[in-house]
Molecule: transfer RNA
Organism: bacterium
RNA sequence: GGGCUCGUGGCUCAGUGGUAGAGCGUCUCGUUGACAUCGAGAAGGUCAGAGGUCCAAUUCCUCUCGGGCCCA
Numbered sequence: 001g002g003g004c005u006c007g008u009g010g011c012u013c014a015g016u017g018g019u020a021g022a023g024c025g026u027c028u029c030g031u032u033g034a035c036a037u038c039g040a041g042a043a044g045g046u047c048a049g050a051g052g053u054c055c056a057a058u059u060c061c062u063c064u065c066g067g068g069c070c071c072a
Stems, first nucleotide, its partner, number of pairs: 001071007010024004018055001026042005048064005
């Protein structure tokens, strides 16, 4: 330098055009003498950044940035 792939709550990952979800974690309440477990609820996301297409973009296209792999 070229190619492929990934980037989504604190962490691990779903979601492949139509208002963003799960598990774990955090907080609150209930339960307990207390802790754990269990049950109920809540908070937490400029979907890496910019531009484009579209009525509508996390999703499609282009560029940039970052991680990984391959080739030279």